[in-house]
Context: one part of a larger RNA
RNA sequence: UGACGGGGCCCCGCACAAGCGGUGGAGCAUGUCGGUCAAUUCGAUGCUACGCGAAGAACCUUACCAGGGAUUGACAUCGUUCGGCUCGCCCUCGAAAGAGGGUUUUCCCUUCGGGGACUGAAUGACAGGUACUGCAUGGCUGUCGUCAGCUCGUGUCGUGAGAUGUUGGGUUAAGUCCCGCAACGAGCGCAACCCUUGCUCUUAGUUGCCAGCGGAUAAUGCCGGGGACUCUAGGAGGACUGCCAGUGACAAACUGGAGGAAGGUGAGGAUGACGUCAAGUCCGCAUGGUCUAUAUUCCUGGGCUGCACACGUGCUACAAUGGCCGGUACAGAGGGUCGCCAAGCCGUGAGGUGGAGCCAAUCCCAAAAAGCCGGCCCCAGUUCGGAUUGCAGUCUGCAACUCGACUGCAUGAAGUUGGAAUCGCUAGUAAUCGCGGAACAGCAUGCCGCGGUGAAUACGUUCCCGGGGCUUGUACA
Numbered sequence: 001u002g003a004c005g006g007g008g009c010c011c012c013g014c015a016c017a018a019g020c021g022g023u024g025g026a027g028c029a030u031g032u033c034g035g036u037c038a039a040u041u042c043g044a045u046g047c048u049a050c051g052c053g054a055a056g057a058a059c060c061u062u063a064c065c066a067g068g069g070a071u072u073g074a075c076a077u078c079g080u081u082c083g084g085c086u087c088g089c090c091c092u093c094g095a096a097a098g099a100g101g102g103u104u105u106u107c108c109c110u111u112c113g114g115g116g117a118c119u120g121a122a123u124g125a126c127a128g129g130u131a132c133u134g135c136a137u138g139g140c141u142g143u144c145g146u147c148a149g150c151u152c153g154u155g156u157c158g159u160g161a162g163a164u165g166u167u168g169g170g171u172u173a174a175g176u177c178c179c180g181c182a183a184c185g186a187g188c189g190c191a192a193c194c195c196u197u198g199c200u201c202u203u204a205g206u207u208g209c210c211a212g213c214g215g216a217u218a219a220u221g222c223c224g225g226g227g228a229c230u231c232u233a234g235g236a237g238g239a240c241u242g243c244c245a246g247u248g249a250c251a252a253a254c255u256g257g258a259g260g261a262a263g264g265u266g267a268g269g270a271u272g273a274c275g276u277c278a279a280g281u282c283c284g285c286a287u288g289g290u291c292u293a294u295a296u297u298c299c300u301g302g303g304c305u306g307c308a309c310a311c312g313u314g315c316u317a318c319a320a321u322g323g324c325c326g327g328u329a330c331a332g333a334g335g336g337u338c339g340c341c342a343a344g345c346c347g348u349g350a351g352g353u354g355g356a357g358c359c360a361a362u363c364c365c366a367a368a369a370a371g372c373c374g375g376c377c378c379c380a381g382u383u384c385g386g387a388u389u390g391c392a393g394u395c396u397g398c399a400a401c402u403c404g405a406c407u408g409c410a411u412g413a414a415g416u417u418g419g420a421a422u423c424g425c426u427a428g429u430a431a432u433c434g435c436g437g438a439a440c441a442g443c444a445u446g447c448c449g450c451g452g453u454g455a456a457u458a459c460g461u462u463c464c465c466g467g468g469g470c471u472u473g474u475a476c477a
Base pairs, nucleotide, nucleotide: 001477002476003474004473005472007471008470009469010468011467012466013465015461016460019425020424021423022422023421026316027315028314029313030312031311032310034307042053043052064302065301066300067299068298069297070296073126077125078124079123080122081121082120083119084118088103089102090101091100092099093098107116108115109114128292129291131290132289133288137286138285139281140280141279142277144275149188150187151186152185153184154183155164156163157162168179169178170177194269195268196267197266199237200236201235202234203233204232205231209226210225213224214223215222240263243257244256245255246254247253318418322377323376324375325374326373327372328371334365335364336363339358340357344353345352346351384415389410390409391408392407393406394405395404431453432452433451434450435449436448437447
């Protein structure tokens, strides 16, 4: 100087407390351990692995296994020799890859010697490797932590390590600001500048809108028209403790108030200092070293989906604030030409048919759902719950046996609120309800977004956890 202390003091955080909803029990989905296997490819492992890499394993992917092939190679560049247009088509063997054979022909330039492109065979350099090492690395990422810290120059103090500044008194979300001070300044962080959202004005008016005027219809901004309104998307304003009162040290600031759409960081996002964990990744990519070069590569099939168990994360429930039936209302954000697909018709349905419109503020996906109105159920393993299984189908795709999703009929399991323990959340949040997107032929309870309905509680900081500052002890570095 640090680190540590079941030392002290001060402060903060959904850290506790106060509340609300869960997990832990059930069934299923998914990831992991284990065991199994020819293979069940590899990585990730307390917090910071476990719906993680994977924004999509039937083939492919695919790295694994079995079998069948090939050896300058699936891919790159350059030589040497020989041959041939390239290409296409056919036959045999075969699961395919591949092997063998046949046929059609004869590219461009030419000084007819040859040269060039492409391709085949042989050969040589080499290619190749998701092989190893993340403890050789770059890059990127997680975590402490959006915590308020981490440092430097000069000066001063100290023999020196180092200290001071950065400590102290207040204050703040903040090393934020004020005051004081052997310090005076400065840098990286904080804040602000950026994006979205909340209010107003202005510009513009189509594909959006429709108040007034006119027309038309069974009805509809449908038409003429209009720019008022909503909205769209550009610009501007607006919030600064600016104003008032009190407290405070005549400070910084705090408390209350006014005005205001918004008030003290308005709300949300992006943004992650010096560093820590030899944290993670050589299987994204790059790359040193090592290893391999009948290894790697191609194909078919299988596996990654296997199951006595155990754990994590979720979905659906156990019902009446509910389930079912009929009617009826209101979003936002997205996507669409190899696409989204309307009306109509067929089918109980998944879907089929059909073909209008749309490169989309125009058309389509598209029905929002919870909600509201009416009816049934009457506390029951039930009109709760839907697992499992049988049969019959639909769709995608070369192909749904291993191993897809969906539909109909039948079946109708566990489950009556979950031990010890444990998680999330402070407001348009939790809870609850549906909608969209990425990837994708197909496949979502996952992920990333969107809106609808919309709470309860916070006395307080003694305690648990994590963090910051000052100080103290130490036989630790």
The part of an RNA shown here (small-subunit ribosomal RNA, 3' major domain) has 477 nucleotides and comes from Xestospongia muta. Taxonomically the source falls in Xestospongia (Eukaryota, Opisthokonta, Metazoa, Haplosclerida). The RNAcentral record of the full RNA draws on SILVA. Its mean pLDDT, the model's own confidence on a scale to 100, is 84. Its Rfam family is "Bacterial small subunit ribosomal RNA".